[in-house]
A computed fold for a 350-nucleotide part of an RNA from an uncultured bacterium, annotated as small-subunit ribosomal RNA, central domain.
Rfam family: Bacterial small subunit ribosomal RNA.
Context: one part of a larger RNA
RNA sequence: UUGGGCGUAAAGCGCGUGUAGGCGGUUUGUUAAGUCUGGUGUGAAAGCCCUGGGCUCAACCUGGGAAGUGCAUUGGAUACUGGCAAACUUGAGUACGGGAGAGGAUAGUGGAAUUUCGAGUGUAGGGGUGAAAUCCGUAGAUAUUCGAAGGAACACCGGUGGCGAAGGCGGCUAUCUGGACCGAUACUGACGCUGAGACGCGAAAGCGUGGGGAGCAAACAGGAUUAGAUACCCUGGUAGUCCACGCCGUAAACGAUGGGUACUAGGUGUUGCGGGUAUUGACCCCUGCAGUGCCGAAGCUAACGCAUUAAGUACUCCGCCUGGGGAGUACGGUCGCAAGGUUAAAACUC
Numbered sequence: 001u002u003g004g005g006c007g008u009a010a011a012g013c014g015c016g017u018g019u020a021g022g023c024g025g026u027u028u029g030u031u032a033a034g035u036c037u038g039g040u041g042u043g044a045a046a047g048c049c050c051u052g053g054g055c056u057c058a059a060c061c062u063g064g065g066a067a068g069u070g071c072a073u074u075g076g077a078u079a080c081u082g083g084c085a086a087a088c089u090u091g092a093g094u095a096c097g098g099g100a101g102a103g104g105a106u107a108g109u110g111g112a113a114u115u116u117c118g119a120g121u122g123u124a125g126g127g128g129u130g131a132a133a134u135c136c137g138u139a140g141a142u143a144u145u146c147g148a149a150g151g152a153a154c155a156c157c158g159g160u161g162g163c164g165a166a167g168g169c170g171g172c173u174a175u176c177u178g179g180a181c182c183g184a185u186a187c188u189g190a191c192g193c194u195g196a197g198a199c200g201c202g203a204a205a206g207c208g209u210g211g212g213g214a215g216c217a218a219a220c221a222g223g224a225u226u227a228g229a230u231a232c233c234c235u236g237g238u239a240g241u242c243c244a245c246g247c248c249g250u251a252a253a254c255g256a257u258g259g260g261u262a263c264u265a266g267g268u269g270u271u272g273c274g275g276g277u278a279u280u281g282a283c284c285c286c287u288g289c290a291g292u293g294c295c296g297a298a299g300c301u302a303a304c305g306c307a308u309u310a311a312g313u314a315c316u317c318c319g320c321c322u323g324g325g326g327a328g329u330a331c332g333g334u335c336g337c338a339a340g341g342u343u344a345a346a347a348c349u350c
Stems, first nucleotide, its partner, number of pairs: 003322004007304002012318001014201004021194003025088007033081002035077008049065006091191001092188004096183003103177007110154001115149007125136002162169002206247006215241002220236004258317006266295011299306002323350003332343004
């Protein structure tokens, strides 16, 4: 390489939009490129294979034949694939009517709590721990009451609840805005799926500029612990955490499970919408679609387990793996202000 694989053994890009490409529903006609079949030409000689001949045989030499899966050209076949033309509605989409939602952005606003400040009451402690000490306090702390300031986060509701492609999203209100779902008709008529490159989004930390800074808190300082203690514990505390704009582009970015379509027992929760039944009504009961959980049949799996939300059965497109270490490193390229990211070896060694 062929192949075999990718939940946990190596292996699914963090996620999307989408270019080329690959793949693609039903019917009819046409074409005959792929496909199938026949003819012709070519497919050097030698060799291989078959059958003869010559060296006493053989190896070896030699005559003839076959083969040469290929290419070209030509005649035909038309099921399938492709091209062209026409049509269809079930895939896809649009319009209409609904309800659900921490989906996103901006502006405003609320209460609890912490801290600080001012004032009152009040007096000797407070705080902290395994125990202590550093620390705060007679310059009046802690406690308590009233007031003020400021920042950040939103208890209860809250839920294997919801929304989002993922990252993620949670007080309340308004404005702007994306998507999904359900229902019933009408319309378009394959407009679809995937997606190398490309482009966009992308937690936390980090970086740049300017703000902000209550609490928390890397670094740092002190107190303890200890043989030591550059830690765990305690008292402090700066970046940071917050906002705006611009970078960074990585995570156990996880369901460690790429996307799409179809098919394959059930049972039981729950969320949204609908139909039937029932009722004064909300429930209850039966049922459809879409999500989200649990348990399980067949099947699969090395096992664990998965099991209509598949890791089952198939098709299709992309990505990736190929013994351990060296190494996700070096060099080079590329991106970045930097930190570094990305692409990605070899020697050597077991």